[in-house]
SAM riboswitch aptamer (S box leader), 89 nucleotides, folded computationally. Its mean pLDDT, the model's own confidence on a scale to 100, is 77.
RNA sequence: UCCUUAUUGGGAGUUAGGGUAGAGAGUUAGCUCGAUGACCCUACACCAACCUACUAAUAGUAAGGUGGUUCUACUAACAUUGAUAAGGA
Numbered sequence: 001u002c003c004u005u006a007u008u009g010g011g012a013g014u015u016a017g018g019g020u021a022g023a024g025a026g027u028u029a030g031c032u033c034g035a036u037g038a039c040c041c042u043a044c045a046c047c048a049a050c051c052u053a054c055u056a057a058u059a060g061u062a063a064g065g066u067g068g069u070u071c072u073a074c075u076a077a078c079a080u081u082g083a084u085a086a087g088g089a
Base pairs, nucleotide, nucleotide: 001089002088003087004086005085006084007083008082013044015043016042017041018040022033023032024031025080026078027077028076029075030074045069046068047067049066050065051064052062053061054060055059073081
C1' cells in the first nucleotide's frame, strides 16, 4: 500500500509545555468552538473498543500492544470518502 471482517449514540483532561489562525472529512443550509489561544504536537494523567493475560468466567479484573479522552464522523439532505481494531497478501 492492497484485500477481508467488525465497529463508527459506551467510557475518559477546567493538567503542563510548545506552536499559531482558523477548526468541527466533501457540497448546500444551519449550529458550535476560537487571541481569556480553539484545531494541532509533546509529556503526564485518564478510558477500556479490539487484541493479550488472569480469574472459572459468558462476566469481571489488569493496562502489555493498537487506539481513544468537545459535540452521534456537530446537525439535516445528498453523494462519497474516511477513521479504528483484528486477520491476510